[in-house]
RNA sequence: UAAGUAGGACACGUGAUCGCGGCCACAAGCUCCGAAAGGACGUGGCUGAGGAAAGUCCGGGCUUCAUAGGGCAGGAUGCCGGAUAACGUCCGGUGGAGGUGACUCCAAGGCUAGUGCAACAGAGAUAUACCGCAUGUCCUUUGGACAUGUAAGGGUGGAAAGGCAGUGUAAGAGACUACCGUUCCUUUGGUAACAAAGGAAGCCAUGUAAACCCCAUCCGAAGCAAGACCGAAAGGAAGCGUUUACGUUGCCCGCCAGCUUCAGGUAGGUCGCUUGAGACCAGUGGCGACAUUGGUACACAGAUAGAUGAUCACGCGUGACAUAACCCGGCUUAUCGUCCUGCUUACUUU
RNA sequence: CGGCGAUUAGCGCAGCCCGGUAGCGCAUCUGGUUUGGGACCAGAGGGUCGCAGGUUCGAACCCUGCAUCGCCGACCA
Numbered sequence: 001u002a003a004g005u006a007g008g009a010c011a012c013g014u015g016a017u018c019g020c021g022g023c024c025a026c027a028a029g030c031u032c033c034g035a036a037a038g039g040a041c042g043u044g045g046c047u048g049a050g051g052a053a054a055g056u057c058c059g060g061g062c063u064u065c066a067u068a069g070g071g072c073a074g075g076a077u078g079c080c081g082g083a084u085a086a087c088g089u090c091c092g093g094u095g096g097a098g099g100u101g102a103c104u105c106c107a108a109g110g111c112u113a114g115u116g117c118a119a120c121a122g123a124g125a126u127a128u129a130c131c132g133c134a135u136g137u138c139c140u141u142u143g144g145a146c147a148u149g150u151a152a153g154g155g156u157g158g159a160a161a162g163g164c165a166g167u168g169u170a171a172g173a174g175a176c177u178a179c180c181g182u183u184c185c186u187u188u189g190g191u192a193a194c195a196a197a198g199g200a201a202g203c204c205a206u207g208u209a210a211a212c213c214c215c216a217u218c219c220g221a222a223g224c225a226a227g228a229c230c231g232a233a234a235g236g237a238a239g240c241g242u243u244u245a246c247g248u249u250g251c252c253c254g255c256c257a258g259c260u261u262c263a264g265g266u267a268g269g270u271c272g273c274u275u276g277a278g279a280c281c282a283g284u285g286g287c288g289a290c291a292u293u294g295g296u297a298c299a300c301a302g303a304u305a306g307a308u309g310a311u312c313a314c315g316c317g318u319g320a321c322a323u324a325a326c327c328c329g330g331c332u333u334a335u336c337g338u339c340c341u342g343c344u345u346a347c348u349u350u
Numbered sequence: 351c352g353g354c355g356a357u358u359a360g361c362g363c364a365g366c367c368c369g370g371u372a373g374c375g376c377a378u379c380u381g382g383u384u385u386g387g388g389a390c391c392a393g394a395g396g397g398u399c400g401c402a403g404g405u406u407c408g409a410a411c412c413c414u415g416c417a418u419c420g421c422c423g424a425c426c427a
Stems, first nucleotide, its partner, number of pairs: 001346010012315007020048007029041001031040003050321001054332002057330005062223004074219005079093005094108001095106004109214002114212002116208003130154002132150008162180002165177003181203001182201008227271004236262005278298001279296007316319001351423007360376004370407001378394005400416005
C1' cells in the first nucleotide's frame, strides 16, 4: 500500500419564524364547559423517538384470576463449566466443519431402550447369489445345464455386514496377522465436557430422533384493551307516600308518578405511566460475560384518536432503514454512508 | 396495542398429524351429439405448493426467518 477479518462510535448540522405534546413558575377572571370529579383560555422558561422504537420470536418485572402438597397430560430446552432477575441470551472451554491465515459456523443427549420409515433403481435394504470366481455331476466337443461354496471384483443405490496390505484357500472370507478406525476397560491430566497412554473385543449390529419415543432440567393461566379508584345514566332493592291524574260501576288495596336511602358501574374522569435489574466517570476482583465500591444538579417523551412538523437562510457528503403507546434483558429482520481500534495475508521500502 | 389463524391450477377446496413422482369440483381447450346453441358424453392442457434458508438419500408436508391477507379482544349480564 492492497485485500480481508473482528469489534466499536455517529445516523445531516447551525440559526430564524410559525405550529404541536409534557412539566414548572407567575398571573388570574361575579370568565367558559361540566351534575360532579375535572378540564379550557394568558405570559415566560425548560423539555420532547430509535439503533433498530419494527417482527412479537424468547425471558423477566408488574397486575388480575387460580393455587395445601404431589402426579398425569401438554410445551420448551439439550456437549461441559460459568454469568444473570430470568432466558432458547451472553462469556470461557471441549468436540466437529470451513478458511493459507486472522477468524467464522454447529438443534453437538440417546437409534447396543423399544417401535416406525428407507419410494424408484437394484438379485438383494438389514437382508441377499443377478453377472462373475471356484469345485462336483451330466451331455459328443467349442460350450451348455444342474447342484454346492463364495462376498474378493462388476452392476444398482444416499446407504450393500469397518478400511488397506499380507497370510491363507479349490475360489474366497476378520478365517488369521500388522497398521488405521470403532466399542469397552484401566491409569494419568482436567471441576467437567474431554484428551493422552496402555490393554481387551475380530467388530454382533446401516441411516433417520427438525419420526414416534426414552432420559435429564424447566414451565399455573391470561395479558396495561392487565387492572385499581371516583362516578351522570339505564335497569334494580327498601322505606315514606299529601293532593291530583290513570285503571275500577263506586270505595279500599294495588299500579304509576314523586321524595329519601342503599346498591349499581355505562358515558366521562383519575391512577397504573415512567427514577429504572437507570446513565456516565473512576477504582477493585475476574481471561471474560459480569460483580462490587465511590462520585456526578446526568435528570433523560409519557400522549389517550394519540405530539417531533412546516417555511426560509447557510454549510457539507445531499442524508439510509424507519416514528414511542406499561417497562426492562435478549434474539431476529431492515438500513445511504462516515470515522476509530485490534489482528491476518500478500507486496514494496528501510 | 395485544392475541390467534390462513397462503396448494383462473376460482373454491383436499392432501400436511405419520416425508416417497400433487388431486377433486367449477372454469378453459379439443372432439362427438344438434339445423344451430345450451345441456350431455369422451378426452386434453394448466402448479417454482407465498418467499428464502436448514434437517433428510428425498420436503407441499418437519424446523427457522420473512411477506401478504383475515379474525378476535375495551364495560356489564

This is a predicted complex of two RNAs, RNase P RNA and transfer RNA, with 427 nucleotides together. Its mean pLDDT, the model's own confidence on a scale to 100, is 77. It holds a member of the Rfam family "Bacterial RNase P class A". Rfam classes the family as a ribozyme. Gene Ontology terms of the family: ribonuclease P activity, tRNA processing and dimeric ribonuclease P complex. Rfam's curators write: Ribonuclease P (RNase P) is a ubiquitous endoribonuclease, found in archaea, bacteria and eukarya as well as chloroplasts and mitochondria.